[in-house]
RNA sequence: GCCCGCGUAGCUCAGCUGGUAGAGCAAGGCAUUCGUAAUGCCUAGGUCAGUGGUUCGAAUCCACCCGCGGGCU
Numbered sequence: 001g002c003c004c005g006c007g008u009a010g011c012u013c014a015g016c017u018g019g020u021a022g023a024g025c026a027a028g029g030c031a032u033u034c035g036u037a038a039u040g041c042c043u044a045g046g047u048c049a050g051u052g053g054u055u056c057g058a059a060u061c062c063a064c065c066c067g068c069g070g071g072c073u
Base pairs, nucleotide, nucleotide: 001072002071003070004069005068006067007066010025011024012023013022019056027043028042029041030040031039050064051063052062053061
């Protein structure tokens, strides 16, 4: 230098053929218990790495850019 993959909640990830952003764990509250743990229910938490474009509408498509990983020369 070229090619491929990844970047989404505090953590691990799903969402891939465009249509109101999700799960598990973690956190908080409530119930249960003599009290913990466990269990059940509820809640909060993300401008989807960034910028621009296409579109009525973009996490998703396009361009550029940053970071991480792998491959080739």